Transfer RNA from a Bacteroidales bacterium, 74 nucleotides, folded computationally. Its mean pLDDT, the model's own confidence on a scale to 100, is 80. The sequence is in RNAcentral, with records from ENA. It matches the Rfam family "tRNA".
RNA sequence: CGGGAUUUGGCACAGUUGGCUAGUGCGCUGCGUUCGGGACGCAGAGGUCGUGUGUUCGAGUCACAUAAUCCCGA
Numbered sequence: 001c002g003g004g005a006u007u008u009g010g011c012a013c014a015g016u017u018g019g020c021u022a023g024u025g026c027g028c029u030g031c032g033u034u035c036g037g038g039a040c041g042c043a044g045a046g047g048u049c050g051u052g053u054g055u056u057c058g059a060g061u062c063a064c065a066u067a068a069u070c071c072c073g074a
Base pairs, nucleotide, nucleotide: 001073002072003071004070005069006068007067010026011025012024013023019057028044029043030042031041032040050066051065052064053063054062
């Protein structure tokens, strides 16, 4: 320098023929249960989807640019 993959709550991920309020598990907080803890049950907080621009009535989901990490090649 060229090509490719990944980037979604604290962590690990799902969500793709674009459509109504973005979900799951773990973790966290509160309550119940218990002598107490754990386990279990119930409730709750936390993300605007790496960043920017664009297309569209509407984008995590398409296009372009760019950043980070990894892989291949030179």